RNA sequence: GCGGUCACCGCGCUGAGUCCCGGACCGGUUCGCCGGCCCGGGAGCCGGGGAACCAUCGGUGGUCCCAGACCACCUGGGGUGAAUCGCCUCUCGAGGCGUAGGGCAAAUGUCGUGCCCGAACCCGUCAGCUCACCCGGUAGGCGUACGACGUGCAAGG
Repeated sequence: GCGGUCACCGCGCUGAGUCCCGGACCGGUUCGCCGGCCCGGGAGCCGGGGAACCAUCGGUGGUCCCAGACCACCUGGGGUGAAUCGCCUCUCGAGGCGUAGGGCAAAUGUCGUGCCCGAACCCGUCAGCUCACCCGGUAGGCGUACGACGUGCAAGG
């Protein structure tokens, strides 16, 4: 000097995924505490279920207590999310080109320019909206910093 690994600290991005309190465990310690992780409680944020009114009501078969209910099949249906849809190729595993939509470029808005994503998972025949009410989550993964105009904040002189 370069590379790797471990622990900790600061800033930033995606995302609801942050903060506080108590306890157990682990590691470090200058013995004051600090950090990680798990459990529990709370605040904040997020999601689902759930009246009236309004809206909606797929088909076939079977059973029954036959105004209807249940079961099965068909092309069921539904939820989180930006992540939908179309075309092409194919060794049928998948791949490519677009696209609805979404994100970033370090206060913020607009315009421009540039770089990206356009997945995955869950419920299990069931759920429209929805007051009261009920239930759940609070992760994971990463590393950006261009221009003009306007507004604002802060710092320095």

This is a predicted structure of a 157-nucleotide RNA (c-di-AMP riboswitch aptamer (ydaO/yuaA leader)) from Nocardioides sp. T2.26MG-1. Its mean pLDDT, the model's own confidence on a scale to 100, is 78.